[in-house]
Molecule: transfer RNA
Organism: Candidatus Iainarchaeum sp.
């Protein structure tokens, strides 16, 4: 140095290709349940790596950067 793939909430993960309310679990808070935990039941905070084009509209599409991965030199 070229070339490829991954990035989404405190941890996992869906949506991407085919643009249109960001969704599930799990954690944490609150509440109800229990004589009290603990399970279980309602609620709630929390997110598209970063800038930038395109569009009415961008997690998705188009560029550049960051970061790990992998293959070449």
């Nucleotide at each position: 140095g070229g070339g490829g793939g991954u990035g989404u909430a405190g941890u996992c993960u869906a949506g991407c290709c085919u643009g249109g309310c960001a969704g599930g679990a799990u954690u944490c808070g609150a509440g109800g349940u229990u004589c009290g935990g603990g399970a279980c039941c309602u609620c709630g905070c929390g997110g598209c790596a970063g800038g930038a084009g395109u569009u009415c509209a961008a997690a998705u599409c188009u560029c550049c950067u960051c970061a790990c991965c992998c293959c070449c030199a």